[in-house]
């Protein structure tokens, strides 16, 4: 150089045809149980403004289509794998 896959919360890892972003698992944070730790169970758990009810914003980065983009087009960056 050229093909191809793939980048989403603190990690792993969903989101089927473009229609609530982040299910589920782990961690973690509060309980309850134990003399105490573990297990177990029960609640919570992206960010920011807000007393609150509630707004904004967040899927590598820009931009584009579209009423609506993680998801479809273009460029870049990054990874991983193949070709030469």
């Nucleotide at each position: 150089g050229c093909c191809c896959a793939g980048g989403u919360g603190g990690c792993g890892g969903a989101a089927u045809u473009g229609g609530c972003a982040g299910a589920c698992g782990c961690a973690c944070u509060g309980g309850c149980u134990u003399c105490a730790g573990g297990u177990g169970c029960c609640a919570g758990c992206g960010a920011u403004c807000g007393c609150a009810a509630g707004g904004u914003c967040a899927u590598g980065g820009g931009a584009g289509u579209u009423c609506g983009a993680g998801u479809c087009u273009c460029c870049c960056c990054c990874u991983g794998g193949g070709c030469a």